[in-house]
RNA sequence: CCCGAUAAAGGCAAACCUCAAGUGAUUGAGGGACGCAAAGGAAAGGGUCUCUAUAAUAAAAUGAUAUAUUAUAAAGAUAGCCUUGCUACCGAAA
Numbered sequence: 001c002c003c004g005a006u007a008a009a010g011g012c013a014a015a016c017c018u019c020a021a022g023u024g025a026u027u028g029a030g031g032g033a034c035g036c037a038a039a040g041g042a043a044a045g046g047g048u049c050u051c052u053a054u055a056a057u058a059a060a061a062u063g064a065u066a067u068a069u070u071a072u073a074a075a076g077a078u079a080g081c082c083u084u085g086c087u088a089c090c091g092a093a094a
Stems, first nucleotide, its partner, number of pairs: 003091002011036002016031006034080001040086001042084001044083003047078004052073007
């Protein structure tokens, strides 16, 4: 280095609640702990999600508007979904 103890010292904080920002996914702060050995940081690839536009389909309807689903495209979110690359505390065993 790799690896990761029922080790030591410490660290982070899911759901949920409150406040704030955003159309939204979500984010920030406080409370709170499900968990985490990179749950430290980065949206490069994939996944998922949001929003907008377009197209198709579906049901209802006289028709239009509007709605839902899917696809494509633009713009975003997520690093606690995975991969990737960057950095880092401790040191038993193998």